Model confidence (mean pLDDT): 82 of 100.
A computed fold for a 251-nucleotide part of an RNA from Desmodesmus sp., annotated as large-subunit ribosomal RNA, domain VI.
Taxonomically the source falls in Desmodesmus (Eukaryota, Chlorophyta, Chlorophyceae, Scenedesmaceae).
Rfam family: Bacterial large subunit ribosomal RNA. Rfam links the family to the GO terms structural constituent of ribosome and ribosome.
[in-house]
Context: one part of a larger RNA
RNA sequence: CGCUAGAAUAUUGAGGUCAGUCACUCAUAGUACGAGAGGACCUGUAGUGAACAUGCCUAUGGUGUACCUGUUAUCUUUCCAAAGGUAAACGCAGGGUAGCUAUGCAUGGAGUGAAUAAGUACUGAAUGCAUCUAAGUACGAAGUCCAGACCAAGAUGAGUAUUCUCUUUAAAGCCGCAGCAAGACAAGCUGUUUUGAUAGGUAUCAAGUGAAAGGCCAGUAAUGGUUUUAGCUGAGAUAUACUAAAGGCGA
Numbered sequence: 001c002g003c004u005a006g007a008a009u010a011u012u013g014a015g016g017u018c019a020g021u022c023a024c025u026c027a028u029a030g031u032a033c034g035a036g037a038g039g040a041c042c043u044g045u046a047g048u049g050a051a052c053a054u055g056c057c058u059a060u061g062g063u064g065u066a067c068c069u070g071u072u073a074u075c076u077u078u079c080c081a082a083a084g085g086u087a088a089a090c091g092c093a094g095g096g097u098a099g100c101u102a103u104g105c106a107u108g109g110a111g112u113g114a115a116u117a118a119g120u121a122c123u124g125a126a127u128g129c130a131u132c133u134a135a136g137u138a139c140g141a142a143g144u145c146c147a148g149a150c151c152a153a154g155a156u157g158a159g160u161a162u163u164c165u166c167u168u169u170a171a172a173g174c175c176g177c178a179g180c181a182a183g184a185c186a187a188g189c190u191g192u193u194u195u196g197a198u199a200g201g202u203a204u205c206a207a208g209u210g211a212a213a214g215g216c217c218a219g220u221a222a223u224g225g226u227u228u229u230a231g232c233u234g235a236g237a238u239a240u241a242c243u244a245a246a247g248g249c250g251a
Stems, first nucleotide, its partner, number of pairs: 001154001005165007015151004021050005026044002033038001052108005060102004067095005072087006111146001113145002119139004173249003176192005198244003201240005207233003214227005
């Protein structure tokens, strides 16, 4: 831009894309077969696994660049104590929430479907026999179609249903604003005249670290004990309008 008023939500599916794997075990059965040694086809609401695909983070782990703790050298505040800075873009070391993630977890490859290939057959002439084929009929594959998952009305053949809106204006939508489970940028998603939980803050909790500072006690002291499961805390959960969500365009 089109779909012939403008929109929102839901939907049909022409068409397209993806997937489609393999191995072993158990039973059948130590049966058929075979002198024996050995040893099946077929079948199953049976079972296990490999790789692959998709998704996820409850648990197991990884990471988690300043969340907690320890610690060396040095400098600084303020002498002690207590803190802070730097040590190659965490000084080093021990842990670690959210998020991300695999080696971890979950799910998947289902059909007693349809038509067939090679092939196997039935009936059966041409050719009084024979013949799977000429008329007719039946089976038959990891392959084809359907079935499964996803996209899909620019399917210009532009579909369908419901609802909303029209001049005093505004159904929607867009810009802007607060943001994110989204993100290179666009886009997407949540909220937005407060009748609001969108972000921040605050409170409580979870979770992490691991027992703060100061005081008191013991010890000559280093240090230890106690107050103290303390103190501190990024992303998590719930609650709470304290702060910020001004406004504008728009048939």